[in-house]
């Protein structure tokens, strides 16, 4: 995607056409579905008509009035005639028609031939015949049984029921003669003789004769019979095809065949009796499972697959099981006999029953319709016809279940209404949709009309033809008239009315057409697949929007495509699945060159068939289209003729190249057998000798003073065969290695000579087959699974050590496996080449094995072409072929399980499924990443110096605690961190008081005139309340400003650093990280950037498929070190002059310092050695500086979802009298506790006292503050000076110089308390810093671990400065002093670069990842065993029934007869064979 006989869900106008119980071949109530014929026959209800008798009544006359005669009526009878209801006897028919598909792998089916082996009612042709007799029996009547269903017995009838004679066109059957034809068995035609062998009647119409008055007779139609032929239908063979399965390999005894028989409509073992022993099977018997068969259908390009509804052929079947009658046909759907199950009736004794016919019903199922209507058509069946009968069929209901059509409406309509939705708030969709204005009228409603299906047949007039004796019947032809419609209120026109009644499903994250908001927050849910959902979901749910199909729209199921994912078209097996472990070889399969010949296969052509319907095409009919109807095509096949002859077969002949044999020379760890050598190891034995040997990273068990180990010498034992020795050789493979000897086998070379395709694979088979195992019996040194014991470890069932048994080894037998690998079957043949090597030969040379060139066989490496997915192969192919032969078809279960087979066992071989997964896997490719390697660097380690861990204190954090201890930051890279300052504020926490358009912004309306300030009451305060005070501008409208009220807002240190910007932090100031164009690769990617060198550096040279370049280093900035030069105040002061008690204090100078501007100067520039002539390196020199001088600023591509929503900005969510605001207190300062970071110390390089030198850098006007006085001190008091090279903080201290302590918890060390103060500040209590007296804690140099540093560095000293009213600064940022120690080295430890190998890692080793255990739960296997259901064997029992004997209770027909038998023939019942159901044992 296509397609169904389809289910569900939502929803559903209308029509026409086709469809509709796939499931339980499961039960069935009740209706109907097979009858007709009176022109085959007896009887006949009933009704009519005619007559007769009887009875009744009885107009009407007559009348003796007693009656009498009676038309006529009624009702019975009898006859006759007509109708004909219902049963019966006969005849066709009920074997069609309709159902269903259970069963059937051939007794089917399809195609195609056969029957010379047959059969055939009704129908048609055609000959010929229908003579002439008997007996019964239904029905009826009487009568008997039974609940019933039904029956039995007497009598009486008839026929186209039934038997009998005659005839014989003929037809069988035997004889005989011919003719002919066929593969044959034999068949066919003509002839003569002989036997034998049929029939039924019914009706119409009639002129002459005849007559018993029925009719004979003529004559029409049927009807029967006997033949012969047709048509149509059956039957039987035969060939070919026709699912799965081998985990079914062997099957069979009427089997196979012959003979005789018997049977059938007919061939056969279809049966039976004898004889033989056949028959079938890997080209798959037998068994097993499943299944109606085809034409067609669906699906595909096609070849294929799938399928077998509905329309047709064909088979089977009818409750299930058996049998058979009867008949043309049947072993029979709505017949029949028997067995069973089943249900129903029963009076219990017996019975009836068969929807897989059409409706329906009930079961079960996801699921399949009306107990409709008519025979009007069509067609069956009966009839001579009317006509009957038909649930076959025609219609019509009901189902969107399919297909096909029409409708739901059409135009014009923009303020682009309103409402939904979305918004960037503009505005955009919904959207010309609507509304609203102007039409139309299809459907559907009402009305009215109103076709075709209807030809026929009948009957009525007529005509004309045959028939005939006929103008009579009959028959048929034509032509008028008349009748026939279930559907049907029909299609189908016409009008009328009114837009009026008529639209839904599913999708919108990619495949795959269609987006947004809301809601949920890994929940609810969604899923075909891949995946979606964990607070911004296009993927769930809703809703606007859209997108698809549309009276349907989606699920689901199934089949086919797509899938060259079974590969015929049209696939593979070196590493992805997949070459057998290896040989020989039968069947197979395949086969070299020539020649003929044959036609099997092949190719043409013609003939026959290949049913219709379906499919294609043309053309018509329904308004179209489904749908129908007529014609062609086609139906790719089958068979049969006829021809061709290249190729393949197949027959014959040849050839020599494939194969093989023969000779000659050669090689080898080819094999089996025998014998044999030497070195090692262990053992014994002796000597010599003394204390350890052994082992191992280091040890110990071991073994030794009972004499080891060392060593010498003798012995014994068994295995194995150094050196040679080699990508060297042989072998089919497994394997094969110490010498010799026999014995067998291969190759390989040459060089003739023979055989004449004898070859190639090769299932099944057979044989070899490592190493472990097993068996029996040797051996048994040495090594060693198991075992013992030692170590190592957390453990250590192990790696390492001492021991050690089976094995190993021989011998004879089993096993049959291995990564049996080249992971690569054998076999031939073609296809550039280089080289090395074993074997042989040749040529060329030489003293000469050599060397050289060349041939052939191997064994190897490189590598063209060409193949690969790549990796690779690559004349030894994986290259281009052509033959066989094995194997494969995601992953996992599983090479299992079950069965069979092999083995003594281990186990081997052959081989599934359930279930579960969405991937398993190949080969490269980029990173990562390794207790992989190579090289290289970092205060990395080493070497040194100092700390940290201990103490006390400070600060930070964790935790604890609290009402609250605000948030953040958590390895490095949180932790003196955001905080460059929490007493109030800060503050974001908490209590508690307040507010509510709000502290803070704009706007709009409406009304007010102040607002602030002051000052009172009142609260803790914020506030509240009250007084007092008091505007400006103006165009007179207002406007600023203030406040009030209402709305819009504000506001939030609420949340999301896992949405964001911005900025930081780390790797890392590590050398790296990438582009263009080009090459190279199928592609990822890859070159460049790798390599030699060199460097701090991808820093630079050199090479190179590569050239270039970009961001990074390096340099350009800034400090700082030299020097000049230029300016000279506040700095500065050599010379010169003044002056003080001192002082650049003054003039004045411009040298110097110094300040700040601009320059120089360092470039491997110079020489010298190494280096590739290179970059560079390593010494030198000159210089203040020397190889980036030093320090700084500068931080690629990225990582880490790293930090920050509480710096600030921002997106979505949250709150809105509160999560906004205002206050007032307290908290962040808590304290068993633990961690980080810091400072003081622990002393004598030191405390403490007194003197006394030496910076830099900075701050200072809400400021820094000199001198001065006051206080022990903090600091007061004042207040020069300074807006700063000018005053001021300011005192630098370590340093020196002197005193003093003298090793102690001390004149170390200061915590910690107490008491007095100061200072800021509203305000020092929680909670400030100084200051003094005074106390005088721990501490004696740090455990495990660990931090920092390479030179003006560390280590130590003191100074400023920012934050600040002040400080809890010992913290940060800065600045001078004084000033070391060490670095062999890169083994290692941590981090890092590069290059390079493995990977199963890519969230990238903090990685994947593997098994037991414990629970749940699911699927298989095995299980004592239980149970259905197929089946095979043997055996019993044997219904119904056909066949077969028998047959006597018996019996109309015909035959003889002395009418009583008696023959022919029939038959009940008996017996026997087979026989279904049933029963037993076993499988």
């Nucleotide at each position: 995607g296509a397609a169904c006989g389809a289910a569900c869900g939502c929803u559903g106008g209308c029509g026409g056409c086709g469809u509709g119980g796939a499931u339980u071949a499961g039960g069935c109530a009740u209706g109907c579905a097979a009858g007709u014929c009176g022109a085959a026959c007896g009887g006949g209800a009933u009704c009519u008509c005619a007559a007769a008798g009887c009875u009744c009544u009885g107009a009407a006359a007559c009348u003796u009035c007693g009656g009498u005669u009676g038309a006529g009526g009624a009702a019975u009878u009898u006859u006759g005639a007509g109708u004909g209801a219902u049963a019966g006897u006969g005849g066709c028919g009920a074997a069609c028609g309709g159902g269903u598909g259970a069963g059937u792998a051939a007794u089917g089916u399809a195609u195609g031939a056969g029957c010379a082996a047959u059969c055939u009612g009704c129908c048609c042709c055609u000959a010929a015949a229908u003579c002439u007799g008997g007996a019964a029996u239904a029905a009826c009547u009487c009568u008997g049984c039974g609940a019933a269903a039904g029956u039995g017995g007497g009598g009486c009838u008839a026929a186209u029921a039934c038997c009998g004679g005659a005839u014989g066109u003929g037809g069988u059957u035997g004889u005989u003669u011919u003719c002919c034809g066929g593969c044959a068995u034999c068949a066919g035609g003509a002839a003569a003789c002989a036997a034998u062998u049929a029939a039924a009647g019914g009706u119409g119409g009639g002129g002459a004769c005849c007559u018993u008055c029925g009719g004979g007779c003529c004559u029409g139609c049927u009807g029967u019979u006997u033949a012969g032929g047709g048509a149509g239908g059956a039957g039987c063979u035969c060939a070919u095809a026709u699912c799965c399965u081998a985990u079914u390999a062997g099957c069979u005894u009427g089997u196979u065949g012959g003979u005789g028989g018997g049977g059938u409509a007919a061939a056969a073992g279809c049966c039976c009796a004898c004889c033989a022993a056949g028959g079938c099977u890997g080209u798959g018997a037998u068994g097993g499972g499943u299944a109606g068969c085809c034409g067609g259908c669906c699906u595909g390009a096609g070849a294929g697959g799938g399928u077998g509804a509905c329309c047709g052929g064909c088979c089977a079947c009818a409750c299930u099981g058996g049998g058979a009658c009867u008949g043309a046909g049947a072993c029979a759907c709505u017949g029949c006999c028997c067995a069973g199950a089943c249900u129903c009736c029963u009076a219990c004794g017996g019975g009836a029953g068969g929807c897989u016919g059409c409706a329906g019903u009930c079961g079960a199922g996801a699921a399949u319709c009306u107990u409709u209507c008519g025979c009007a058509a069509u067609g069956g069946g009966g009839g001579a016809a009317a006509c009957c009968c038909u649930g076959a069929c025609g219609a019509a209901g009901c189902g969107a279940c399919g297909c096909c059509g029409c409708g739901u409406g059409a135009g014009c309509g923009a303020u682009g209404a309103a409402g939904g939705c979305c918004u960037u708030c503009g505005g955009g969709u919904u959207g010309u949709a609507a509304a609203g204005c102007u039409c139309u009228g299809u459907c559907g409603c009402c009305u009215g009309g109103g076709a075709a299906a209807a030809a026929u047949g009948g009957c009525c007039a007529g005509u004309a033809u045959g028939u005939u004796a006929a103008u009579a019947c009959c028959a048929u032809u034509c032509u008028g008239g008349u009748u026939u419609g279930a559907u049907g209120u029909u299609a189908c026109c016409a009008g009328g009315a009114a837009a009026g009644g008529a639209a839904g499903c599913c999708c919108c994250g990619g495949c795959u057409a269609a987006c947004u908001c809301u809601g949920u927050g890994c929940c609810a849910g969604c899923a075909g697949c891949c995946g979606c959902g964990g607070u911004a979901a296009u993927a769930c749910a809703g809703a606007g929007g859209g997108g698809g199909c549309a009276a349907g729209c989606g699920u689901u199921g199934u089949u086919c495509g797509g899938a060259u994912u079974u590969a015929c078209u049209g696939g593979g097996c070196g590493u992805a699945a997949a070459g057998g472990g290896u040989g020989c070889g039968c069947a197979g399969g395949c086969g070299g060159c020539c020649u003929u010949a044959a036609a099997a296969g092949u190719c043409a052509g013609a003939u026959g068939u290949g049913a219709a319907a379906u499919c294609u095409u043309c053309c018509g009919g329904c308004u179209c289209a489904c749908c129908c109807g007529g014609g062609a095509a086609a139906c790719u096949g089958c068979a049969u003729c006829u021809g061709a002859a290249a190729c393949u077969c197949u027959a014959a002949g040849g050839c020599u190249u494939g194969a093989g044999u023969a000779u000659g020379u050669g090689g080898g760890a080819a094999g089996a057998a025998a014998g044999u050598g030497g070195a090692a190891u262990u053992c014994u034995c002796g000597g010599u000798g003394u204390a350890g040997c052994g082992g191992u990273g280091g040890a110990a068990u071991g073994u030794g003073u009972a004499g080891a180990u060392a060593u010498c010498g003798a012995g014994a034992a068994g295995a194995a065969c150094a050196c040679c020795a080699g990508u060297g050789g042989c072998g089919a493979a497994g394997g094969c290695g110490g010498c010799u000897u026999u014995c067998u086998a291969u190759c390989a070379c040459a060089c003739u000579a023979c055989u004449g395709a004898c070859g190639c694979u090769c299932a099944u088979g057979c044989a070899c087959g490592a190493a472990a195992g097993c068996u029996a019996g040797g051996g048994g040194a040495g090594c060693a699974a198991a075992c013992g014991g030692g170590a190592u470890u957390a453990g250590a069932u192990a790696c390492c050590c001492c021991g050690g048994u089976a094995g190993u080894c021989c011998u004879a037998g089993c096993c049959g496996u291995a990564a049996a690998c080249g992971a690569u079957g054998u076999a031939u043949a073609c296809u550039u080449g280089g080289u090395g090597u074993u074997a042989g030969g040749a040529g060329c040379a030489u003293c000469g094995a050599c060397c050289c060139u060349u041939c052939u066989a191997g064994c190897g490496c490189c590598g063209a072409a060409g193949c690969u997915a790549a990796c690779g192969c690559g004349u030894u192919a994986a290259g281009u072929a052509u033959a066989c032969c094995g194997c494969c078809u995601g992953g996992g279960g599983a090479g299992u399980a079950c069965g069979g087979c092999c083995g003594c066992a281990a186990g081997g071989c052959u081989a599934a499924a359930a279930c579960u997964c969405a991937a398993a896997g190949a080969a490269a490719u980029u990173g990562a990443c390794g207790g992989g390697g190579g090289c290289c660097c970092g205060c990395a380690c080493a070497a040194g110096c100092g700390g940290u861990g201990g103490a006390g204190c400070a600060u930070g954090u964790g935790g604890u605690u609290u009402a609250a201890u605000a948030c953040g930051a958590c390895g490095c890279a949180a932790c003196g961190c955001g905080u460059a300052g929490a007493a109030c504020c800060u503050u974001a926490c908490c209590a508690g008081g307040g507010c509510u358009u709000g502290a803070c912004a704009u706007g709009u309306a409406u009304g007010u005139g102040a607002c602030a300030g002051u000052c009172u009451a009142u609260g803790a305060a914020a506030g509240u309340a009250g007084a007092u005070c008091u505007u400006c501008c103006u165009u007179c409208g207002g406007g600023a400003c203030a406040g009030a009220u209402a709305c819009a807002c504000a506001g939030g240190u609420g949340u999301u650093g896992c949405a964001u910007g911005g900025c930081u932090g780390u790797c890392g100031u590590c050398a790296g990280c990438u582009c263009g164009u080009g090459u190279c690769g199928u592609g990822a990617g890859a070159u460049g950037u790798u390599g030699g060198g060199u460097u701090a550096a991808g820093u630079c040279c050199c090479g190179c498929a590569a050239c270039g370049a970009g961001c990074g280093c390096a340099a350009c900035c800034c400090a700082u070190g030299u020097c000049c030069u230029u300016a000279g105040u506040u700095g500065c002061c050599a010379g010169c002059a003044c002056g003080u008690a001192a002082u650049g204090g003054u003039g004045g100078g411009a040298a110097c310092u110094c300040u700040a501007g601009g320059g120089a100067g360092a470039c491997u520039g110079c020489c010298u050695c190494g280096g590739u002539c290179a970059a560079c390196g390593g010494g030198g020199a000159g210089g203040a500086a020397g190889g980036u001088g030093u320090g700084g600023a500068u931080g690629a591509c990225g990582u880490c979802a790293a930090g920050u929503c509480a710096g600030u900005a921002c997106g979505g969510c949250c709150c809105u009298u509160a999560c906004g605001c205002c206050c007032u207190g307290g908290g962040c300062u808590a304290c068993a506790c633990a961690c980080g970071u810091g400072c003081u110390a622990c002393a004598a390089u030191g405390g403490u006292c007194g003197g006394u030198a030496c910076a830099a850098a900075g701050a200072g006007u809400c400021g820094c503050a000199a001198g001065a006085c006051c206080g022990c001190a903090a600091g007061g008091u004042g207040g020069a000076g300074c807006u700063a090279a000018u005053c001021u903080c300011a005192a630098a201290a370590a340093g020196c110089c002197g005193a003093u302590c003298u090793c102690a918890g001390u004149u170390c060390g200061g915590a910690u308390u107490g008491g007095a103060g100061u200072c800021u500040g509203c305000a020092a209590u929680u909670c400030g810093a100084c200051u003094c007296c005074a106390u005088g804690a721990a501490g004696c140099u740090g455990g495990a671990a660990u931090c920092g540093c390479u030179a003006g560095u560390a280590a130590u000293g003191g100074c400023g400065c920012a934050u600040c009213a002040g400080c809890u600064a010992c913290g940060g940022c800065g600045c001078c002093g004084u000033g070391a120690a060490u670095a062999c080295g890169u083994u290692c430890c941590c981090g890092g670069g590069c290059c390079u190998u493995g990977u199963a890692c890519a969230c990238a080793c903090c990685g994947c990842c593997c098994g037991u255990c414990a629970c749940a739960u699911c699927a298989c296997c095995c299980g004592a065993g239980c149970u259905g259901g197929g089946u095979g064997c043997a055996c019993c029992c044997g219904a119904a029934g056909u066949c077969g004997c028998u047959g006597u209770a018996c019996c109309a027909a015909c035959c003889c007869u002395u009418u009583u038998g008696g023959g022919a023939g029939g038959a009940a019942g008996g017996c026997g064979c087979c026989g279904a159901a049933g029963g037993u044992g076993u499988g």
The RNA shown here (small-subunit ribosomal RNA) has 1483 nucleotides and comes from an uncultured organism.
Its Rfam family is "Bacterial small subunit ribosomal RNA". For this family Rfam cites "The comparative RNA web (CRW) site: an online database of comparative sequence and structure information for ribosomal, intron, and other RNAs" (Cannone et al., BMC Bioinformatics, 2002). Its family is annotated with structural constituent of ribosome and ribosome in the Gene Ontology.